[in-house]
Context: one part of a larger RNA
């Protein structure tokens, strides 16, 4: 000087209390271990793995197995040597990759293009993430980590940074051998709340006509929209403090003390994770550990763990009528009205590269009506049967409709998880992947609670202090 301590002080975080929902029980779905398999591809394992990589395996994907095939090769470069076809088409044989025929005359046109030959090489998602780059994770948005020069100390090192007091904050203030900086805090971004102001189209509609309707005419007043500016600074006022720093109440203000959210992530710590995005050293294979091509396999199932859905019901279910978003996406696209189907959907094509047209009915709410405590008009697993779309192709292994079927489930032990405000429940809507496939992700808005005494306790973390046979 560290680390660590069932040492001590003081702080602090949904860390505990206080509350409100869940998980642990059940069907399912989804990931993972086991285990079976020819193969069930690889990676990822406390917190930081486990609806993780994957933002989408029926073929491709695809790395895995079968089997059937190639050997300068499916991809690049060099070299030499042939010729007008190469690619599509059409026949035949095959599971196809290929092989073997023909028709035709079009891009390319002495070679950057085909085919045969030969060698250097090609190619490896093969091994090492404990050889490495990069990139990510965690601690943690914790308030730390440092450094020059001064001073101390034989020396490692101190000092600064330590005390007083404040802060979310090494934030500031005041002291002091110490004086300064630097990375980090904080600010400058972006979004959201308020005003003003330019501008009015595809938005808007007050008042003047019109219309089934902002539908025309027409307005620039409001709504929105997208630009440019204001606005918040503890500025003010009362207190309290050390006359400071700041704190505690109030005034005005949409907003008040970081206003709310987000991006931003110091020095380093786990030899943390990834040679399977890419890249790379070395090792390894080279008629194979490479390629290709079809079929199967990642979808397998006694069990076991995780995240999730749905639900057990009456603050409920069903039946009819009815109200109000917000933020996307759309040309290989989105697909409207009308018509036909209980429907999934077919038909149909109008009108949009969208503030214009369409996805698109937003549900949960509200009114009225039933249904009266059952395993039920809860609840929908599972199966029959018949459809419906996407694609070459739903057997293996899509997803949806409708009919019938109606399974476990009485709110869930020990344990354990998230949340402090427009949060959490809890209601629908979008979008990326994508030919179809979402109960996963990422977004959106609707309605909208409860509690916080406190800091003695459990977990993490900060400072300073002690004591160590630890480094």
């Nucleotide at each position: 000087u560290g680390a660590c301590g069932g040492g001590a002080c003081c702080c602090c975080g949904c860390a505990c209390a206080a509350g409100c929902g869940g998980u642990g029980g059940a069907u399912u779905a989804u990931g993972u271990u086991g285990u079976u398999u020819a193969a069930u591809u690889c990676g990822a394992c406390g917190c930081a793995a486990c609806g993780c990589g994957a933002a989408g395996a029926a073929c491709c994907u695809u790395a895995c197995c079968a089997a059937g095939u190639c050997u300068u090769g499916a991809c690049a470069u060099a070299c030499c040597g042939c010729g007008c076809a190469a690619g599509g088409c059409c026949c035949u044989g095959g599971a196809g990759a290929c092989a073997g025929g023909g028709a035709g005359a079009u891009a390319g046109u002495u070679a950057u293009g085909g085919c045969g030959g030969a060698u250097a090489c090609a190619g490896g998602u093969g091994g090492u993430g404990c050889a490495u780059g990069g990139u990510u994770g965690u601690c943690g948005u914790c308030a730390g980590c440092u450094c020059g020069u001064g001073u101390c100390g034989u020396g490692a090192g101190a000092u600064g940074u330590u005390g007083g007091g404040u802060u979310a904050a090494g934030u500031c203030c005041c002291g002091c051998a110490a004086c300064g900086a630097g990375c980090g805090c904080a600010a400058c971004c972006c979004u959201u709340g308020c005003c003003u102001u330019u501008a009015g189209u595809u938005a808007c509609c007050a008042g003047c006509a019109u219309u089934c309707a902002g539908u025309u005419g027409g307005g620039g007043a409001c709504u929105c929209u997208a630009g440019a500016g204001g606005g918040a600074c503890u500025g003010c006022c009362g207190g309290u403090g050390a006359c400071a720093a700041a704190c505690c109440g109030g005034a005005g203000g949409a907003a008040g003390g970081u206003g709310g959210g987000g991006a931003u992530g110091a020095c380093g710590u786990c030899a943390a994770a990834u040679c399977a995005u890419c890249a790379u050293g070395c090792c390894c294979c080279u008629u194979a550990u490479g390629a290709c091509u079809u079929g199967g396999g990642c979808u397998a199932c006694a069990c076991a763990c995780g995240u999730a859905c749905u639900a057990c019901a009456a603050u409920g279910g069903c039946g009819u009528a009815u109200a109000c978003a917000g933020a996307g996406a759309g040309a290989c696209g989105c697909g409207a009205a009308g018509u036909g189907g209980c429907g999934a959907c077919a038909u149909g094509g109008a009108g949009c590269a969208a503030a214009u047209c369409u996805c698109a009915c937003a549900a949960a709410g509200u009114a009225c009506g039933u249904c009266u405590c059952a395993g039920u008009u809860c609840a929908g697993a599972u199966u029959g049967a018949a459809g419906u779309c996407u694609g070459c192709a739903a057997c293996u292994c899509g997803a949806c409709u409708u009919c019938a079927u109606g399974a476990a489930g009485g709110c869930g032990a020990a344990a354990u998880c998230g949340u402090u405000a427009g949060u959490a429940a809890u209601c629908g809507c979008g979008c990326a992947u994508c030919a179809a496939c979402a109960a996963g992700c990422c977004g959106c808005g609707g309605u909208g609670a409860a509690u916080a005494c406190g800091u003695u306790c459990c977990c993490g973390g900060g400072c300073c202090u002690u004591g160590u046979a630890c480094a």